[in-house]
RNA sequence: UGCCGGGCUACGCCGAACCCGGCCGCGACCGUCCGGGACGGGGGACCCAACCAGGUGGCUGCGGCCACCCCGGGGCGGAUCCGCUCUCGCGAGCGGUAAGGCGACCUUCGCGCCCGAGCCCGUCAGCUAACCCCGUAGGCACACCGGAGGAGCGUC
Repeated sequence: UGCCGGGCUACGCCGAACCCGGCCGCGACCGUCCGGGACGGGGGACCCAACCAGGUGGCUGCGGCCACCCCGGGGCGGAUCCGCUCUCGCGAGCGGUAAGGCGACCUUCGCGCCCGAGCCCGUCAGCUAACCCCGUAGGCACACCGGAGGAGCGUC
C1' cells in the first nucleotide's frame, strides 16, 4: 500500500414507520404509559361495475347449519410474469422480465451497481361519502460518476 474477514458506528440508505408535550421513578439520558400532530394502510352507501360454483352425509325451528371431498377469494409490498433443468412430489437452481432502489440539494437525460422477497386474512371484503378499524416496525457501512436546467449557501 492492496485484498479478505470481524466488531463498532448511523453523516447517510431501504421503509408509512416520524415530530411535540406530559405523568411516574431523587435527578438526567433512556424506557413504559398518556395526549396531540404528521405519515401509511384496511373496512364501509347511492351511482357505476359485477353477478356460475359443485358433490356426499348428518342435523333442522325448513330460514339454514355442520363435517368431508373438490375448490376459492382477498390484503400489505417494487417484488410480477416467462422459459429451461433437477425432483415422486413439496420444492430447488439457472437465465430473463414487469416493477423498484442507490450513485450525498432538486429535476431530468446518460452510465454503472443492486433488487426483483416475505408475510397475513380465513370461504369473506369491487368502487365508495358519512362512519369504523389498524400501523408508526425491522434492517443496513455506502458514496465523494458525467451532461443540462434549477435552487440554496459562501466569498468578493
The RNA shown here (c-di-AMP riboswitch aptamer (ydaO/yuaA leader)) has 156 nucleotides and comes from Egicoccus halophilus. The sequence is in RNAcentral, with records from Rfam. The coordinates come from a structure-prediction model, not an experiment, and the mean pLDDT is 75.